[in-house]
RNA sequence: UGCUGACAAAGGCAAACCUGCCGUAAGGCGGGGUCGCAAAACCUCCGGUCCUCGGAAUUUUUCGAGGAUAGCGGGGCUGCCGGC
Numbered sequence: 001u002g003c004u005g006a007c008a009a010a011g012g013c014a015a016a017c018c019u020g021c022c023g024u025a026a027g028g029c030g031g032g033g034u035c036g037c038a039a040a041a042c043c044u045c046c047g048g049u050c051c052u053c054g055g056a057a058u059u060u061u062u063c064g065a066g067g068a069u070a071g072c073g074g075g076g077c078u079g080c081c082g083g084c
Stems, first nucleotide, its partner, number of pairs: 002084004012037002017032006035071001042076002045074003048069009
């Protein structure tokens, strides 16, 4: 440096739910909480999903713009320990 991940070690994060605040909303932040996670650290470039607004079409689809989700995938990038 590349690949790889235990029956290890030291650690880390924190789903659902409860709660306070922010937001039209999706959802986010703080506290509690531990379902799980070898990057569940970080980044919206691509796809998916969700929210808001507008348009077209016409009874339910489609297009555009903005936003959200990194714990939905892909990708980028950085890191601990071990094995080859």